[in-house]
RNA sequence: CGGCGGACUAGGCUGGGGGGUUCGGCGUCCCCUGGAACCCGAAACCGUCGAUAUGCGGGGGCCGAAGCCCGGGGGGCGGCUCCUGAAGCCGCUCACUUGACCCCUGGGGGAGUGAUGAUUCCUCGUCCCACGGGGCUGGCGGUGAGCCAGGUACGGCUGGAGGGCCGUGCUAAGGCUCUUUAUCCGCUGAACCCCGCAAGGCCCGGAAGGGAGCAGCGGUAGGCGGAACGUGCAGCGCUCGUGGGGUAGCGGGGGAGAACAAGCCCAGGGCAAAAGGGAGCGGUGGAGGGUUCCCACCCCCGGGUGUGUCCGCCG
Numbered sequence: 001c002g003g004c005g006g007a008c009u010a011g012g013c014u015g016g017g018g019g020g021u022u023c024g025g026c027g028u029c030c031c032c033u034g035g036a037a038c039c040c041g042a043a044a045c046c047g048u049c050g051a052u053a054u055g056c057g058g059g060g061g062c063c064g065a066a067g068c069c070c071g072g073g074g075g076g077c078g079g080c081u082c083c084u085g086a087a088g089c090c091g092c093u094c095a096c097u098u099g100a101c102c103c104c105u106g107g108g109g110g111a112g113u114g115a116u117g118a119u120u121c122c123u124c125g126u127c128c129c130a131c132g133g134g135g136c137u138g139g140c141g142g143u144g145a146g147c148c149a150g151g152u153a154c155g156g157c158u159g160g161a162g163g164g165c166c167g168u169g170c171u172a173a174g175g176c177u178c179u180u181u182a183u184c185c186g187c188u189g190a191a192c193c194c195c196g197c198a199a200g201g202c203c204c205g206g207a208a209g210g211g212a213g214c215a216g217c218g219g220u221a222g223g224c225g226g227a228a229c230g231u232g233c234a235g236c237g238c239u240c241g242u243g244g245g246g247u248a249g250c251g252g253g254g255g256a257g258a259a260c261a262a263g264c265c266c267a268g269g270g271c272a273a274a275a276g277g278g279a280g281c282g283g284u285g286g287a288g289g290g291u292u293c294c295c296a297c298c299c300c301c302g303g304g305u306g307u308g309u310c311c312g313c314c315g
Stems, first nucleotide, its partner, number of pairs: 001315008011063004015033005023050005038059004067305009078294002082290003088284007096276003102270007112260002119256008127245008135236004139231003144178005150171009183227006194219004202211003
């Protein structure tokens, strides 16, 4: 120094890839591929790293100087981008074919109807529009004036008070009369600044008597409901009249006077619902194909790193 055997150490293996995510790498996620492919724990507002990034923490098994790493080429499963895009399905339009229902024309047939009038003609009404009279329904409305009494405001005269007499203005209150559609009934209605009567109490007074006046009672204006009345307002399942329009059906009246005719069947024509296959356009759809890049797995080539320590035997 070489070979064989044993024991070690550094080290290596215990899958790889595509998509997604990320500034970027790896992991947890989805998928592909391959297989001789260990276990546990956490992890998408996430875990761990920074082109020396190809997970982190913990524990095993195997190999062991065996290996590991990088680049290139070929075959190739799979994936991404872009392009193209068949079938099928839906909608619209167009022409074609068939063509329900309905209508028209011609023919057949004759349920029935018919001198108690088939059929046809004339006229009027029924119907519509406008206007007018009435009616109905609804809406709306509550007159004006005179006389007397009373009240009230102001003024004058008078009495010892309370008070008495008179005048003017206003006034819905009590009564009468006229007018009007503006009247009647019920319930209410002014705490006081509306009216009348006015217990008790109050005031004046010797008394007689008088006065203010609360509660209460009766009323007025006003309010609500109803009735009657009026209405130059509105509308009519009504009625009368005038004018115009219309008339298939039905009804009244009149004339002529012997036929008319349903469902159904056949032929021709028209309109046309719908259906069928076809073409075009639009939408949807995505088979399949192409292209760029990456690439599991297999094969080939080149490069980098490592080939170390100890013991025994042989040359």
Molecule: Archaeal signal recognition particle RNA
Organism: Thermococci archaeon